[in-house]
RNA sequence: UGAGUGAGUCGGACAACCGCGCGAAGCAAUUCUCGAGGAAAGUCCGGGCACCAUAGAGCAGAAUGCCAGCUAACGGCUGGGCGGUGGAAGCCGACGGAAAGUGCAGCAGAGAGUAAACCGCCGAUGACGCGUCCGCGCGAACAGGUAAGGGUGAAAGGGUGCGGUAAGAGCGCACCGCGCAACUGGUAACAGUUUGUGGCAUGGUAAACCCCAUUCGGUGCAAGACCAAAUAGGAAAACGUGUGAGGCUUGUCCUCCGCCUUGUGGCUCGCAGGGGUUUUCGGGUAGGUUGCUUGAGGUGUGUAGCAAUGCUCACCCUAGAUGAAUGGUUGUCGCUCGUAAGAGUACAGAACCCGGCUUAUAGACUCACUCUAUUU
Numbered sequence: 001u002g003a004g005u006g007a008g009u010c011g012g013a014c015a016a017c018c019g020c021g022c023g024a025a026g027c028a029a030u031u032c033u034c035g036a037g038g039a040a041a042g043u044c045c046g047g048g049c050a051c052c053a054u055a056g057a058g059c060a061g062a063a064u065g066c067c068a069g070c071u072a073a074c075g076g077c078u079g080g081g082c083g084g085u086g087g088a089a090g091c092c093g094a095c096g097g098a099a100a101g102u103g104c105a106g107c108a109g110a111g112a113g114u115a116a117a118c119c120g121c122c123g124a125u126g127a128c129g130c131g132u133c134c135g136c137g138c139g140a141a142c143a144g145g146u147a148a149g150g151g152u153g154a155a156a157g158g159g160u161g162c163g164g165u166a167a168g169a170g171c172g173c174a175c176c177g178c179g180c181a182a183c184u185g186g187u188a189a190c191a192g193u194u195u196g197u198g199g200c201a202u203g204g205u206a207a208a209c210c211c212c213a214u215u216c217g218g219u220g221c222a223a224g225a226c227c228a229a230a231u232a233g234g235a236a237a238a239c240g241u242g243u244g245a246g247g248c249u250u251g252u253c254c255u256c257c258g259c260c261u262u263g264u265g266g267c268u269c270g271c272a273g274g275g276g277u278u279u280u281c282g283g284g285u286a287g288g289u290u291g292c293u294u295g296a297g298g299u300g301u302g303u304a305g306c307a308a309u310g311c312u313c314a315c316c317c318u319a320g321a322u323g324a325a326u327g328g329u330u331g332u333c334g335c336u337c338g339u340a341a342g343a344g345u346a347c348a349g350a351a352c353c354c355g356g357c358u359u360a361u362a363g364a365c366u367c368a369c370u371c372u373a374u375u376u
Base pairs, nucleotide, nucleotide: 002371003370004369005368006367007366008365009364010363012333013332014331015330016329017328018327020035021034023032024031025030037347041358042357044356045355046354047353048352049220050219051218052217056269057268058267059266061216062215063214064213065212066080067079068078069077070076081095082093083092084091085090096211097210101209102208103205104204118150119149120146121145122144128139129138130137131136158176159175160174161173162172163171177200178198179197180196181195182194183192184191185190224290225289226288227287234281235280236279237278238277239276242257244256245255246254247253248251259275260274261273262272263271297316298315299314300313302311303310304309334345335344336343337342
């Protein structure tokens, strides 16, 4: 110099004129503070809050899945371990279990998991043939042995070497690998130039079913609360409403049992309530107030911690609209392209609030790190 990686900030500025919205002050005119994001998007997670509601247990179902910590909580974040990937800085992980069971893997190949004999290698002097120095040698075939060599495949019954064998094979041995145990380090997941032992499970796949561990009420500001007004306390259907028992104060009363029915995830049980419940058609209203913005809030200093983050102190109040305000015009400047004229200036707009994740984003700046070229 160039290329890259990680993190952060900004994402137009200034002036003038005019115009909106909440709030505050004022008798009024009017004045003053403030007024759309890093994602406000997606509606994917987790909550706060409100209601069901006094709300339990089991089953099914769903979610998560290494260890430690942070957090109100999480499927989030931080750090570590292991695995993968990149030359590196870094990045990614759907990361419990395959000896509980079931399933799946095209073609090729002998054979793909209680999985194997295609080519090869060996194969008796017992039988056959030839030769013979009569000791035997050679050849072909068979019964049989073998998985070291070769082939197929993404993957083939641990690897290398030595011995042994008819030829071979963990058959035996050495080293490596693998399993188990101990020891050492670490909070742990795990790790090891450690020690011992065993010829040694003979694969993969669980974002396949499954097993294991942990967790899980629901609905949502169109939640909910209050005020006012209006209509038709309309019509129909289904199920149920006991010839039950008891009590006394004899009442269309009380209690128990039975039947039906309601309760914000499904089913069962339980619990609480009601004698009515459910469904269909039709009619009226849909107006106002509130919820509604002081918060698991923001900024700064110090401190503990590798960090996420916690704690102390100080300061600050920064939208709350309601068919939808937060803007328009002019000029100058900034940045990019262009000789100039000129053109362009990202993604995009609150609607109860907050913590995350994911997606979109013209560009500019800052810090740290990695690699390469040149020069000294």